[in-house]
Molecule: RNase P RNA; transfer RNA
Organism: Aggregatilineales bacterium
RNA sequence: CGGGCUGGUUGGUCGGUUGCGCCUUGCGUUAAGCAAGGUGAGGAAAGUCCGCGCUCCACAAAGCACGGUGCUGGCGAAUCGCCAGGCGGGGCAACCCGGCGGAAAAGUGCAACAGAGAGUGACAUUGCCGAUACCUGCGAAGGUAGGCGAGGGUGAAACGGUGCGUUAAGAGCGCACCAGCGCUUCCGGUGACGGAAGCGGCUAGGCAAACCCCACCGGGAGCAAGACCGAGCAGGAACGAGGUGCCGCUUGCACCGCUAUCAGUUCCGGGUAGGUUGCAUGAGGCAGGUGGUAACGCUUGUCCCAGAGAGAUGACCGAACAGGGGCGGAAACGUCUCGGACAAAACGCGGCUUAUAGACUGGCCCGGACG
RNA sequence: GGCGACGUAGCCAAGUGGUAAGGCAGAGCUCUGCAAAAGCUCCAUUCACCGGUUCGAAUCCGGUCGUCGCCU
Numbered sequence: 001c002g003g004g005c006u007g008g009u010u011g012g013u014c015g016g017u018u019g020c021g022c023c024u025u026g027c028g029u030u031a032a033g034c035a036a037g038g039u040g041a042g043g044a045a046a047g048u049c050c051g052c053g054c055u056c057c058a059c060a061a062a063g064c065a066c067g068g069u070g071c072u073g074g075c076g077a078a079u080c081g082c083c084a085g086g087c088g089g090g091g092c093a094a095c096c097c098g099g100c101g102g103a104a105a106a107g108u109g110c111a112a113c114a115g116a117g118a119g120u121g122a123c124a125u126u127g128c129c130g131a132u133a134c135c136u137g138c139g140a141a142g143g144u145a146g147g148c149g150a151g152g153g154u155g156a157a158a159c160g161g162u163g164c165g166u167u168a169a170g171a172g173c174g175c176a177c178c179a180g181c182g183c184u185u186c187c188g189g190u191g192a193c194g195g196a197a198g199c200g201g202c203u204a205g206g207c208a209a210a211c212c213c214c215a216c217c218g219g220g221a222g223c224a225a226g227a228c229c230g231a232g233c234a235g236g237a238a239c240g241a242g243g244u245g246c247c248g249c250u251u252g253c254a255c256c257g258c259u260a261u262c263a264g265u266u267c268c269g270g271g272u273a274g275g276u277u278g279c280a281u282g283a284g285g286c287a288g289g290u291g292g293u294a295a296c297g298c299u300u301g302u303c304c305c306a307g308a309g310a311g312a313u314g315a316c317c318g319a320a321c322a323g324g325g326g327c328g329g330a331a332a333c334g335u336c337u338c339g340g341a342c343a344a345a346a347c348g349c350g351g352c353u354u355a356u357a358g359a360c361u362g363g364c365c366c367g368g369a370c371g
Numbered sequence: 372g373g374c375g376a377c378g379u380a381g382c383c384a385a386g387u388g389g390u391a392a393g394g395c396a397g398a399g400c401u402c403u404g405c406a407a408a409a410g411c412u413c414c415a416u417u418c419a420c421c422g423g424u425u426c427g428a429a430u431c432c433g434g435u436c437g438u439c440g441c442c443u
Stems, first nucleotide, its partner, number of pairs: 001367010013319006020040008042342001046353002049351005054222004066218005071085005086100001087098004101213002107211002109207002126151001127148003132145005160178006179203002181200008226277004235268005240262001242256005284303008321340001323338006372442007381395003389426001397413005419435005
């Protein structure tokens, strides 16, 4: 210098004008409203994919069923999360990916098409042989019974590989080396696992994101959960002969009612509309110290940081900053123009996943050149 | 806000591991003097989209998008 890998931070700034939600204070009899002050979205607020808190309902215990998780150790309130490691795969490497228990000994199932044969000790219609037995033949040889799993071919997949020997032809049939598997012993590691030696011809296919087996975990619903208060209408009980209006009083008039299929008054329980609460001090943020490889834990100091209930943060102007494009120019630069990504809390929190224009910054790898 | 179901041709739809049925509509041909009816043929190639498991995925698993329903 070129190419690449992987973390972290941020994701708009300043000023002005004009609006919006909530809270407090003041004015206002109250309300409506007005004024002042304070405060007001995110790294994902999203998807609702996991988990927890919280709340109500159900519940002796155990088992079955159903669902979930699935290498090991640790962390965490918990999870399908995170950290560290093992193993496998990809990459020259930095590094990345893994739903990674069991198909080998419990069992069942599936494999279209092609192909001779598709699953246990399978396959002969392309092939090799025909030593042995039989037939023909003087013989060479031909045929049949039969032997074979080598060669060719099909397929995603055909039951270890290479070489030598044996043989009629062949084949782990035998041997040497290699690959894999299982068992035994020893060593290292908490463990997953790794290494070494020996033994066994053992060569066993794939799929469990098919049923299933093994181990572990799981009660259901969700803040529209739930709790408190509570108009009106309807219901129940008691009292009850009057009550209401014109109308403040008297008189009068009108309407309702007069022992009940009852006006009115009072009380009661459940509880609708509605109101309050749940509801923001929390597994909280920031800074420092400390233990640990790390996730994370412990500790000290400091801060209070949205809480509406059909749902508030918007718009415009100016400036600088970063960026894209056009024109002029050899370049520096000048000028014009475009233009701020994804996206908006609704009980809260921890994760994961998905979307995201850009800006700043740490570490590492490979190649080339020069010293 | 919470919970659940679905997505296959222009329309209705079957298919739940092995070449994606069928009907309506559409196009072409035959028949006819011309049509209708009838008959024959054609029409999915990205099964909403993106990955994964598998020899093989519309189907099984995960994610994304969209549609519909229920709870005040």